This is a predicted structure of a 392-nucleotide RNA (Bacterial RNase P class A) from a Terriglobales bacterium. The sequence is in RNAcentral, with records from ENA.
RNA sequence: CAGCCGGACCGGACGGUCGCUGUUGUGAGACAGAGGAAAGUCCGAACUCCGCAGAGCAGUGUGCCGGAUAACGUCCGGGAGUGCCGGUUCAAGCCGGUUCGACGGAAAGUGCCACAGAAAACAUACCGCCCGGGCUGUGAGGCCCAGGUAAGGGUGAAAAGGUGCGGUAAGAGCGCACCGCCGCCGCAGUAAUGAGGCGGGCAGGGCAAACCCCACACGGAGCAAGACCAAAUAGGGAGGGAUUUCAGCUUCGGCUGGAUGCGUGCCGGCUCGGCGCGCCACAACCUCCGGGUAGGUCGCUUGAGCCGCGCAGUAAUGCGCGGCCCAGAGGAAUGACCGUCCCGCAGCAGUGAUGUUGCGGACAGAAUUCGGCUUACAGGUCCGGCUGCCAC
Numbered sequence: 001c002a003g004c005c006g007g008a009c010c011g012g013a014c015g016g017u018c019g020c021u022g023u024u025g026u027g028a029g030a031c032a033g034a035g036g037a038a039a040g041u042c043c044g045a046a047c048u049c050c051g052c053a054g055a056g057c058a059g060u061g062u063g064c065c066g067g068a069u070a071a072c073g074u075c076c077g078g079g080a081g082u083g084c085c086g087g088u089u090c091a092a093g094c095c096g097g098u099u100c101g102a103c104g105g106a107a108a109g110u111g112c113c114a115c116a117g118a119a120a121a122c123a124u125a126c127c128g129c130c131c132g133g134g135c136u137g138u139g140a141g142g143c144c145c146a147g148g149u150a151a152g153g154g155u156g157a158a159a160a161g162g163u164g165c166g167g168u169a170a171g172a173g174c175g176c177a178c179c180g181c182c183g184c185c186g187c188a189g190u191a192a193u194g195a196g197g198c199g200g201g202c203a204g205g206g207c208a209a210a211c212c213c214c215a216c217a218c219g220g221a222g223c224a225a226g227a228c229c230a231a232a233u234a235g236g237g238a239g240g241g242a243u244u245u246c247a248g249c250u251u252c253g254g255c256u257g258g259a260u261g262c263g264u265g266c267c268g269g270c271u272c273g274g275c276g277c278g279c280c281a282c283a284a285c286c287u288c289c290g291g292g293u294a295g296g297u298c299g300c301u302u303g304a305g306c307c308g309c310g311c312a313g314u315a316a317u318g319c320g321c322g323g324c325c326c327a328g329a330g331g332a333a334u335g336a337c338c339g340u341c342c343c344g345c346a347g348c349a350g351u352g353a354u355g356u357u358g359c360g361g362a363c364a365g366a367a368u369u370c371g372g373c374u375u376a377c378a379g380g381u382c383c384g385g386c387u388g389c390c391a392c
Base pairs, nucleotide, nucleotide: 001388002387003386004385005384006383007382008381009380010379012341013340014339015338016337017336018335020033021032022031023030024029035363039374040373042372043371044370045369046368047222048221049220050219059218060217061216062215063214064078065077066076067075068074079103081100083098084097085096086095087094088093104213105212109211110210111207112206113205126153127152128149129148130147132145133144134143135142136141161179162178163177164176165175166174180202181200182199183198184197185196187194188193226298227297228296229295236289237288238287239286240285244259245258246257247256248255249254261279262278263277264276265275266274267273305324306323307322308321309320310319311318312317342361343360344359345358346357347356348355349354
């Protein structure tokens, strides 16, 4: 210097004209006006309303350890493991760096393990290797039978501990050493766990983002939550309207009695009549009350807030001091145009510095508010690591 990977950050600048939203002002006007993700709505909370004796079942979620936090499935640190790179060992392995993640339990039970393969879990034997017997061949050898074996080959995502040495007819934890595993013991560490000693030749393949088991947590809906004010119209409730006539009483609202009339039941074939009972209810209209709707106001932006410095801590983060106020719309503002400049690419001119012309400058866009995660993003800056080239 170039490429790749990882992390952090910026994400066009200034001015003018015309508009929009909010605050303020009598007014002219002044001031303020999107993001790192405002997105997906995937987690966790604040806030609001509804529900709620307690316990259990079911359901959902979380799941190594410690810490941070209002909380979290987030973050920080650590542990064990996977993958990659480098070093080292005869080899297995070990050491260092880096990366990844729902990282409790597979010796409680059930289930599954496609294809291929002899065999996928009470192991098995296709090729091969080997002892013995038989046949054959001059011989090397070949074929058959009965066994042994699991080292080698082959299949597979995975093959019943691994590597090395010994051993053996060939082999095999058959023996030994190392690594792994299981049990016990004490040691270090807050813990996960680590390192060590002793004993055991090794039992127990994988999958729990399959059912399941264990531990822990969990009521529901969401600012269109919810609270307040409140038309017109149409409903709801109360009162008036609401008894005719006569008499009496009256607290002037009405009450009592008679008459008349109407309705109805009985007597009756029907009518008249007699007897008995009832005399209300409703509408227009008027007054008042109450709920809801339209509409309006609040919730609404001073908050787990932002910036700077210091202190504590490996860090996440916390504490202290100082400073600041930074969009609040509601069919929903935050825009359009012009000029100057910036950045990138391409063409032309020039030895070059540079000049000039054209094109491009992303993803996206608040809606109650925070903390996270995930996803999208032109171009640029800084830091770290690895590789390559050049120079010293």
Model confidence (mean pLDDT): 76 of 100.
Taxonomically the source falls in Terriglobales (Bacteria, Pseudomonadati, Acidobacteriota, Terriglobia).
Rfam family: Bacterial RNase P class A. By type it is a ribozyme.